[in-house]
Context: one part of a larger RNA
Molecule: large-subunit ribosomal RNA, domain II
Organism: Phycisphaerales bacterium
């Protein structure tokens, strides 16, 4: 892991609510006794509790009190009677109070056979190395010091084994071990190891101090009790079907996370047909948003023009002035900005009043809740960057709690006024129709780029249309072929400057035309060529705005930017037209089922007027759904009564098995199996487990 069996809203006591029974201005007994019985039961007991009256602290008084000086006003009460006592079912409150679950505090206690420190007693430490002071003898000295030789045998001295220890590696890591194995390494006569015995203890003890150690457990042992501590957390919390169905918003709190109330949801009752409540239409409000708008204020700000002033700067100066790429002041003109700006103003929303429609949808009480972490998206802000699957408000809708169809897969995006159950019937939405795949054809276009099948400033004789300007058979525009000339090398400037380094100035002549030259060249001429003429040739040509639709921009790691295949007058687009296909939408046929009305039939109660229940037919509207509310059952144990129920002619239990039923779930039959078990009302619970890193047990 699997399988099986155990596993969680219980009980008691007091409240409240609803249902049902009794009795009813009263209801009801409690300890106790007594009678009687297998057990149940019956009588007394009438204290005491609710309730019928309340106000007032209280004396006290009473439909009235209290307050008061009041006979006022006020404040709770009456005027409008039900209320006890069981039993069921909701929930609250005290109890552990669904279950499991802490770290942790606190009391008594046992623990130093392991570890730390002491103590008392005892043992070990194999073999080599150094060679301290004293010592003796020589030399030395006035004596000494001091050397030399030789004895001698010190040390938290050396080497290194037992023995203690753990420095590095590596292996182990479900180990051989809950800490070791192997190398390799450190101490090894010292603060050395070690045997036995002792000694102190849990807020304390031991500690060459590490929060070290204190029996595999230490920043507070262990064991047992308080104890089922507490857990605004986390997990879990078990058959079935009908009905209705939420929230993520405000307010109080809190440092946050969170909590608690109220709104929003269910189930009763009851007001009530209109002064309810949603829609629509019409009228009537307020308002300062959107938008405009600003010599209408407040503030920003751009050009232009003019001032009569002030400064500043320059000029000129004996004044008297002049000038301005400056600042500010005023006047005109244009044009133009604001979330804290309005001279203006909306749609919408809001309130109201009518009218009209509408399954009372509205309100009010009583009972039970969740829920208060919302999310994406259209659309209006706001932080941000006019960034984010960002945050954060407002307003619609998904979703959450909504399955089908679409969007290749894809809560939050399109469809669906949203799946009760069937049907191998039909019509749609969205989205589609060559094939994978259910369905397509027609006209007119356009596009060439595989655009379709991501992207932008930008930049381009791409291509199909529009508008428009010029030139053009008195020959456009290319292209050819020819000619482009003189005064003159135009003056200056220059070493030079001749159409072409730069300065002026750009005349005139001959022409069919030809610049005091468009661009190369050259030191400077020279050469090319251009404007511009004419010839050849014979239809447009050149620009400019504009519309559609393509091209480039376009760079990332496996090909991977149509879902594939693939596709070009398409199977890409864009205008028309007419078909199909397509969902759990609608529709058509059969059924279930819940509200609500008709009707029939039965029963029961009646004040005779009806009402209530059930059951049958029928009409209409319904019948996603998490949290949760509110109904009905289904099946397990157990006990009572009944079926004068089954059972050795085979019981419960267990296997198999093609039946029933709306579900829980019920039968038949065969086979085990071997002795008890059902049905049908009622009652009582230790009453149903796919999941609590649940517990046990098997495998």
């Nucleotide at each position: 892991g699997c399988c099986g069996g155990c596993g969680a809203g219980u009980u008691a006591c007091c409240g409240u609510u609803u249902g049902u029974g009794g009795c009813a201005a009263g209801g009801u007994u409690a300890a106790u006794c007594c009678c009687u019985u297998a057990a149940a039961g019956g009588g007394a007991g009438c204290a005491g509790c609710c309730g019928a009256a309340g106000c007032g602290a209280a004396a006290g008084c009473g439909a009235g009190u209290c307050u008061g000086a009041a006979u006022a006003g006020g404040g709770c009460g009456a005027u409008u009677u039900a209320g006890u006592c069981g039993c069921g079912g909701g929930u609250g409150g005290u109890a552990g109070a669904c279950g499991c679950g802490a770290a942790a505090c606190c009391a008594a206690g046992u623990g130093a056979u392991c570890u730390a420190c002491g103590c008392a007693u005892g043992g070990c430490c194999a073999g080599g190395u150094u060679g301290a002071a004293g010592g003796a003898g020589g030399u030395g000295u006035a004596a000494a010091a001091a050397u030399c030789u030789c004895u001698g045998g010190a040390g938290g001295a050396c080497c290194g084994a037992a023995c203690c220890c753990a420095u590095u590696a590596a292996c182990g890591u479900u180990g051989a071990a809950a800490a070791g194995u192997u190398a390799u390494g450190g101490g090894a006569u010292g603060a050395g190891c070690u045997g036995u015995g002792c000694g102190g203890a849990g807020g304390a003890g031991u500690a060459a101090a590490a929060g070290u150690c204190u029996a595999a457990u230490c920043a507070a042992a262990c064991u047992u009790g308080g104890a089922g501590a507490u857990a605004u957390c986390u997990c879990g919390u078990a058959c079935u079907c009908u009905c209705c169905g939420a929230a993520a918003u405000a307010g109080c709190u809190u440092u946050u996370g969170g909590g608690c109330u109220a709104g929003c949801c269910u189930a009763g009752a009851g007001u009530a047909a209109a002064u309810u409540g949603u829609u629509u239409a019409a009228c009537g409000g307020g308002g300062g948003u959107a938008g405009a708008g600003c010599u209408a204020c407040u503030g920003a700000a751009u050009g232009g023009g003019g001032a009569u002033a002030u400064g500043g700067a320059g000029c000129u100066a004996c004044c008297c002035g002049c000038u301005u790429g400056c600042a500010u002041u005023c006047c005109c003109c244009a044009a133009c900005c604001a979330a804290a700006c309005u001279c203006c103003g909306a749609a919408u929303a809001c309130c109201g009043u009518u009218a009209a429609a509408u399954u009372u949808a509205c309100c009010u009480c009583u009972g039970g809740a969740g829920u208060c972490a919302g999310u994406c998206u259209g659309c209006g802000g706001g932080u941000g960057a006019u960034a984010a699957c960002a945050u954060u408000c407002g307003u619609g809708g998904u979703c959450a709690a909504a399955a089908g169809g679409g969007a290749a897969a894809c809560a939050a995006c399109c469809c669906u006024c949203g799946a009760c159950c069937g049907c191998c019937a039909g019509c749609u939405a969205a989205g589609g129709u060559c094939c994978c795949a259910a369905a397509u054809u027609u006209g007119a276009g356009c596009u060439a780029a595989g655009u379709u099948c991501a992207u932008a400033a930008g930049g381009a004789a791409g291509u199909c249309g529009a508008a428009u300007u010029g030139c053009u058979a008195u020959g456009a525009c290319a292209g050819u072929c020819a000619g482009g000339a003189u005064g003159u090398u135009g003056g200056c400037u220059u070493a030079g400057a001749a159409g072409c380094a730069g300065c002026c100035a750009c005349c005139a002549u001959u022409u069919a035309a030809a610049a005091a030259g468009u661009g190369c060249g050259u030191a400077a001429u020279a050469g090319c060529u251009u404007a511009c003429u004419g010839a050849c040739c014979g239809a447009g040509c050149a620009g400019u705005u504009u519309g559609g639709u393509g091209c480039c921009g376009a760079u990332a790691a496996u090909g991977a930017a149509c879902g594939g295949g693939a596709a070009u007058u398409a199977a890409g687009u864009u205008c028309a037209a007419a078909a199909c296909c397509g969902a759990a939408g609608c529709u058509g046929c059969g059924g279930a089922u819940u509200u609500a009305g008709a009707u029939a039939a039965a029963a029961c109660c009646u004040a005779c007027g009806g009402g209530u229940u059930u059951u049958g037919u029928u009409u209409a509207a319904g019948u996603g759904g998490u949290a949760g509310g509110a109904g009905a059952g289904c099946g397990u144990a157990a006990u009572a009564a009944c079926c004068a129920g089954c059972g050795u002619u085979g019981a419960a239990g267990c296997g198999a098995u093609a039946c029933g039923a709306u579900a829980a779930c019920g039968a038949g039959u065969c086979g085990u199996g071997g002795a008890g078990c059902g049905g049908u009302u009622a009652u009582u619970a230790g009453u149903g487990a796919u999941u609590a890193u649940g517990c046990c047990g098997g495998c």